Glycine riboswitch aptamer from Alphaproteobacteria bacterium 46_93_T64, 88 nucleotides, folded computationally.
It was read from a public genome assembly, where an Rfam model found it.
Its mean pLDDT, the model's own confidence on a scale to 100, is 76.
Of the family's consensus pairs, 90% are formed in the model.
[in-house]
RNA sequence: ACGAUCCCUGCGGGAGAGAUGACUUAGAGUCAUCGCCGAAGGAGCAACCACCUCGGAAACUCUCAGGCACCCGGACCGCAGGAGGAUG
Numbered sequence: 001a002c003g004a005u006c007c008c009u010g011c012g013g014g015a016g017a018g019a020u021g022a023c024u025u026a027g028a029g030u031c032a033u034c035g036c037c038g039a040a041g042g043a044g045c046a047a048c049c050a051c052c053u054c055g056g057a058a059a060c061u062c063u064c065a066g067g068c069a070c071c072c073g074g075a076c077c078g079c080a081g082g083a084g085g086a087u088g
Stems, first nucleotide, its partner, number of pairs: 007082007018034006035068003041064001042062003048056002
C1' cells in the first nucleotide's frame, strides 16, 4: 500500500404447497381429518476438499421442526456501512 474468505448491521430483491367437516362469527378465528411444500433450523447420503490422525462438505434426500390468502418469516442474491487482517 492492497486490503480476500468468514462474521455483524441497515436497505432492496426473494420460491413452493389446501381441501373437507364442525364450532364460532369480530376476524381467510379455532379444532379435527386427510393431503401437500421445501429455502429458517435439524438429520441423512455423497461428489469433492483436506489428509498422519481428527475433519469440512449441496440448492440432493428426509420432513423432526417449520410452512401451505395477505402480513410476518425466509435459504440465497445485490448495495452501503462496520469488524477483522489472509495475501502481495